The prediction has a mean pLDDT of 78. The RNA shown here (Glycine riboswitch aptamer) has 76 nucleotides and comes from uncultured Sphingomicrobium sp. Taxonomically the source falls in Sphingomicrobium (Bacteria, Pseudomonadati, Pseudomonadota, Sphingomicrobiaceae).
């Protein structure tokens, strides 16, 4: 590091519009794919390097569904 299985949360299905249990769009929201910042923390703490559940929401997502950071077993 990758795979299998289990758990696994926030936030409207509000308005309008069509070919109408689905697709667009608009305005609200959320934060735990990703991706950006700071720069708490780590490292050998000078120099450098690594950098988060924190911050923004560009990206995603707000019925079910998928997905999901994290955890926890097996296995290569």
């Nucleotide at each position: 590091c990758g795979c299998g299985c289990g758990g696994g949360a926030g936030a409207g299905u509000u308005c309008c519009u069509g070919c109408g249990u689905c697709g667009g769009g608009u305005c609200g929201c959320c934060g735990a794919a990703g991706g950006a910042g700071c720069a708490a923390c780590c490292g050998c703490c000078c120099c450098c390097g690594g950098a988060a559940u924190c911050u923004c929401u560009c990206a995603g997502g707000c019925a079910c569904a998928a997905g999901g950071a994290c955890c926890g077993c097996g296995c290569g």